[in-house]
Context: one part of a larger RNA
RNA sequence: CUGGGCGUAAAGCGCGUGUAGGCGGAUCGGCAAGUCAGUUGUGAAAUCCCUGGGCUCAACCCAGGAACUGCAUCUGAAACUGCCGGUCUUGAGUAGUGGAGAGGGAAGCGGAAUUCCAGGUGUAGAGGUGAAAUUCGUAGAUAUCAGGAGGAACACCUGUGGCGAAGGCGGCCACCUGGAUAGAUACUGACGCUGAGACGCGAAAGCGUGGGUAGCAAACAGGAUUAGAUACCCUGGUAGUCCACGCCGUAAACGAUGAGAGCUAGGUGUUGCGGGUAUUGACCCCUGCGGUGCCGAAGCAAACGCAUUAAGCUCUCCGCCUGGGGAGUACGGUCGCAAGACUAAAACUC
Numbered sequence: 001c002u003g004g005g006c007g008u009a010a011a012g013c014g015c016g017u018g019u020a021g022g023c024g025g026a027u028c029g030g031c032a033a034g035u036c037a038g039u040u041g042u043g044a045a046a047u048c049c050c051u052g053g054g055c056u057c058a059a060c061c062c063a064g065g066a067a068c069u070g071c072a073u074c075u076g077a078a079a080c081u082g083c084c085g086g087u088c089u090u091g092a093g094u095a096g097u098g099g100a101g102a103g104g105g106a107a108g109c110g111g112a113a114u115u116c117c118a119g120g121u122g123u124a125g126a127g128g129u130g131a132a133a134u135u136c137g138u139a140g141a142u143a144u145c146a147g148g149a150g151g152a153a154c155a156c157c158u159g160u161g162g163c164g165a166a167g168g169c170g171g172c173c174a175c176c177u178g179g180a181u182a183g184a185u186a187c188u189g190a191c192g193c194u195g196a197g198a199c200g201c202g203a204a205a206g207c208g209u210g211g212g213u214a215g216c217a218a219a220c221a222g223g224a225u226u227a228g229a230u231a232c233c234c235u236g237g238u239a240g241u242c243c244a245c246g247c248c249g250u251a252a253a254c255g256a257u258g259a260g261a262g263c264u265a266g267g268u269g270u271u272g273c274g275g276g277u278a279u280u281g282a283c284c285c286c287u288g289c290g291g292u293g294c295c296g297a298a299g300c301a302a303a304c305g306c307a308u309u310a311a312g313c314u315c316u317c318c319g320c321c322u323g324g325g326g327a328g329u330a331c332g333g334u335c336g337c338a339a340g341a342c343u344a345a346a347a348c349u350c
Stems, first nucleotide, its partner, number of pairs: 004321003007304002012318001014201004021194003025088007033081002035077004040072003049065006091191001092188004097182002103177003108172002110154001115149003119145003125136002162169002206247006215241002220236004258317006266295011299306002323350003332343004
């Protein structure tokens, strides 16, 4: 390579938009490039294969045949693929109606709590721990009452609840805005799927410039603990955490499970919308569609387990794996302000 694989053994890109490419619904007619059948030419000899023969046999050699799975040419077939033309509606989409939602952006507002400031009451402790001490307090702390300042986060509701492609999203109100979904029609008529490159988004930490800083808190300092204690515990505390703009581009970015489509028992929750039945009404019962959980048939699986939200049975396209270490390292390249990221070996060794 072939083959076999990718939930946990090596292996699904963190996620999307989409270029090339690959693949692509039903039906009618045509063409004949692929495809299939045949004709003709060619496919040197030797070799291989078959038959016969020659060296006493064999190896070896000689003769004849077959073959040379290929290419070209011509004739024909039209099921499948392709191409051209016509038609269709189930795939896909559009219009209009409705409800659900922490989906995104940007502005304003609110209450609880912590801290701080000034004041009142009040007096000797407070704080902290396993026990203590550092620390704060007679210059009046802790506690308590009313007032003020400021920053950050939004208790209850909160739910194997909801929304989003993923990262992620949670106080309230209005504004701008994306997507999904239900039902009834109408319309377009395959307009589709995937997606190498490319482009965009992307938690936390980190970086640049400017602001902000209540609480928390790497680093750091002190107190303890200890044989030591560069820790765990305590008292402090700066970056940072917050905002604006610009970088970084990583993660156990996880469902450790790529995307799309079809098919294959059920049961039971929950969420959104609808139909039937029932009712004053909310419920109840039956049922359809879209999500999200649990339990399970067949089947699958090394087992664990998965099981209509598949890890079952199939198809299309992409990504990835190929013994452990060396190593996600070196070198080179690209990107970055840097930190570093991406791409990615070998010697050697077991």
The part of an RNA shown here (small-subunit ribosomal RNA, central domain) has 350 nucleotides and comes from an uncultured prokaryote. The coordinates come from a structure-prediction model, not an experiment, and the mean pLDDT is 87. Rfam family: Bacterial small subunit ribosomal RNA.